[in-house]
Context: one part of a larger RNA
This record gives sequence, structure tokens and C1' cells, in this order.
RNA sequence: GAAUGAACGUUGGCGGCGUGGAUUAGGCAUGCAAGUCGCGCGACAAGCAGUCUUCGGACUGUGGAGGAGCGGCGAAAGGGAGAGUAACGCGUGGAUCACCACCCCUCAGGCCCGGGAUAAUGCCCAAAAGGCAGGUAAUACCGGAUAAUGUCCCCGGACCAAAGAUGAGAUUUCGCCUGAGGACGGGUCCGCGUCCUAUUAGCUUGUUGGUGGGGUAACGGCCCACCAAGGCAACGAUGGGUACCGGGCGUGAGAGCGUGGCCCGGCUCACUGGGACUGAGACACUGCCCAGACACCUACGGGCGGCUGCAGUCGAGAAUCUUCGGCAAUGGGCGCAAGCCCGACCGAGCGACGCCGCGUGCGGGAUGAAGGCCUUCGGGUUGUAAACCGCUGUCAGAGGGGAUGAAAUGCUGGAGGGUUCUCUCUCUAGUUUGACAUAUCCUCAGAGGAAGUACGGGCUAAGUUCGUGCCAGCAGCCGCGGUAACACGAACCGUACAAACGUUAUUC
Repeated sequence: GAAUGAACGUUGGCGGCGUGGAUUAGGCAUGCAAGUCGCGCGACAAGCAGUCUUCGGACUGUGGAGGAGCGGCGAAAGGGAGAGUAACGCGUGGAUCACCACCCCUCAGGCCCGGGAUAAUGCCCAAAAGGCAGGUAAUACCGGAUAAUGUCCCCGGACCAAAGAUGAGAUUUCGCCUGAGGACGGGUCCGCGUCCUAUUAGCUUGUUGGUGGGGUAACGGCCCACCAAGGCAACGAUGGGUACCGGGCGUGAGAGCGUGGCCCGGCUCACUGGGACUGAGACACUGCCCAGACACCUACGGGCGGCUGCAGUCGAGAAUCUUCGGCAAUGGGCGCAAGCCCGACCGAGCGACGCCGCGUGCGGGAUGAAGGCCUUCGGGUUGUAAACCGCUGUCAGAGGGGAUGAAAUGCUGGAGGGUUCUCUCUCUAGUUUGACAUAUCCUCAGAGGAAGUACGGGCUAAGUUCGUGCCAGCAGCCGCGGUAACACGAACCGUACAAACGUUAUUC
């Protein structure tokens, strides 16, 4: 000099864009953060229609709000954090004839015949969990058939599937099953690279290899039985310490050194430890089970919880924000769709925390006013500075106009095409959607509302007076202060930067 997720002191007008729990991966009140589908399924209300009526109503059909249930898909994404990890974790380049793959795309083929349950409901129990009785449906569950381009194979053969919905009407719309290919995504393996420590020198028994098996989507001591005695290490094994890694970022002419916050990619974690279930995918942040610590409720029998999601709270700390608005946009889940949900996201709020921009006026004005400070008492300086005269109107303030972020989708109508069609494409007209922000323009008034901080011995731009008297104090280094201190404190003046200026910490 440059830099920072900074903090502290003094000061503080406006805006834009960023950014903000770095410490206790400490504990958490409260609200919200993952639902959706009635075009998969049964049941229930109002209403409507019909029949009967003792005029109270009953039954049948239709209808399906809203709350739940069965079922499907999603919940493994998105969001947070960096505790662990020195490792094929990451980076880079390869391998997979050793693998998986929901949804999506392309192609080929199929969708036949049957069956039995169960939630919903009612009763009991203080709650929760649960028990008992009866009982119904399905795209839920099960059996049979069919069976290759699939799988196994001793090459003879054996084995494996499915579901319907909407609608007046389905080969044609939305789905279902099997196979092949693709795309997206993932698993596994390998070469090379990846901090300090030898005041850590030896480490290892599933250890190293083989045979046979088990297991997995898949190779493999991954696991097991048997056999052999190997394997690693001064090119640093083993142990200890520290640490997520990369793209990047800071600095520097570069080489390098330092660093990994925000954003993007990967990994790991989800109160602590362990485990599996479901599923295409998890050993699963707001799923389950067990143990532990902590905390809460209880009728004492027993239950319940997990903010390292968004806000917020306590604690610790030098220190880090609102218990805000909206799904309008982008994107995600579900749905044929309308749509619903989304603390992702988009916005607003707070903080000079950072960067950038703008303003705090402009011109004239000498009896060089008053006041202050200095003085050789003549004067000098503050200083065109002020007053005063003229002007302008940025920003802020008040009022009004106004582009844009909105184009799609949807709905209604019309025309044309796809042989038909409930489906779809193109064109066209109308209509629908903004939480929030506002470019910019016009009008109004009036210089009005808007300057500080550090420094002035040398390094280093800028000095005088007074006070103090090795005291009080200053200080980055050299060093100042013991009676005329350009170095302490104050005043005046000056220098530098400026909505900031200094200090501290850290990096180059």
C1' cells in the first nucleotide's frame, strides 16, 4: 500500500447493489417450513324428484359440501450446518463383460378368467396406545391362464405379468404389464495430486493370499469354513496434532504465500450411540425401533419431544437482523385440468458492514466589519469567509401523471389441419392474473433540512501561544516531559481524507 463475513471510538443527509451468528454442532416457548389427487374406492349432510303418510315423518332415486379413511404419487428433492473425516473424502484422468435406474422419450408386444379380506362404522377404556362385535369397495391383496425378443439351462427343457378410469360412445384420451434402446441420475474400482510432527520406528491375525461357499443391483475378506504365511514401512508405515475438499477469493510484476464467508459442484451430519423397515432410490433433518442424557404432561397405570429449516428466545461473546408480505414472477410436488401446497423463491424491514453514485449550494461582495488568535503594538491572520445583493432547485418534503417486471396458462367465440375423436396443433378476437418496487415527467415552496474525523518533532503533508514542570501524560519506530515543550493538555491556525475518519485484529 492492498484486503476483511470484522469489532471498538467519534461523527452521521439520501439512494442503488451486495452482505450480516465467524463464539456454545449450547438449550429452546410459539407460529409456519410437504403435500396433493373425487377422472382409483366405499360411506355420510343440505338440496332436488317420486311414492306412502297417523301430517310427526318414513322409504326410493338423485346429489355430493366438509371432516376423516383405503389407495396412488411425492415426502431420498428443495432448505440448513461443517461436528466428524488426512480418506479414493475431494480434484483430475480412466475402468465397469462386475452394476442399478421411479418419472421422461423412442420402438415392439400384451391387458384373459376368477377369489377372499380389511380400514371406514358402533361399543369399552381418564388421555394416548389399544381391545371387542358386526361389516363394505377399489388402479389395495391373492390364485389360475397366456410367455418371448426376457431369466436359468445338463440344450431335453423349465420359469416370470397386467387395472382400470372418463364418457352417450374408447384400437384412438388418461392410465396398467413385459421386453429393447436412449436421456437424466447414481453405485463400485483404479493411476496421479492433496497440512504439521521422527522429542511417534516399527505396524498388522480377517491381518496378506488361495480354494469352496454365503451375501449384494454389482466386483471384492464384504462375511464364513479350510489351507498357506504372508502384507505395509525411512520414497516415512503406525501413532499424535490440525483440518470438510474443489471452482474460487485476497495479495503479488510474476513465481509464490495466505485463505475456502457469500454463490456453484462434491462429501458428511441431523439431541448422542446403535439398528433395520418401506421404497426405483434412505439406513431417511420436521419416518420407525432400542439404549442414553436432557426436558415436558400424568388420574402414577403410562405417555410425549428433538429449530445444524424461516422468524424468534435464553446463554456465552468484542460481535452478527423482522416472531414481516406474497405465491405476481422463477422453480418444485400432486392433479386430465381448473387448481391446491411450498419460510424454496420473489419482495419488504433492520445494521455506514462493504462497494459505488449524489448532495450539503452558485455568482457578486473590502469600511478587508465585529469577534477570536498572534503581535516587534505599527499591524498580521481567520478572510470573499460572513453580513449584504442577485440566482438556481439536485437530494430530501407535498401533490399529480406514468413505462416496466405479464408472458404464458386458463376461460369464451371464430377459421383451418390431423381419415373419425371425449384428444391435439396453428392462427385470430375478447377476457383473466402484481406481494412488492418504480425508471422517468410535471407542479409547489424555499438556501431553506444535511460535516465530520484524524493528524501537525523526524519518518510524513501541516505551527504558534498559554497551561504543566521526569508530574500529568504521549508513543508505530527513533524518542518527548526535570520552568520559555513546534512531541503532554487547551486554544487559534494549518494539513489529509470525507458521510465518513481513526484504532485494534488478521493476510499478502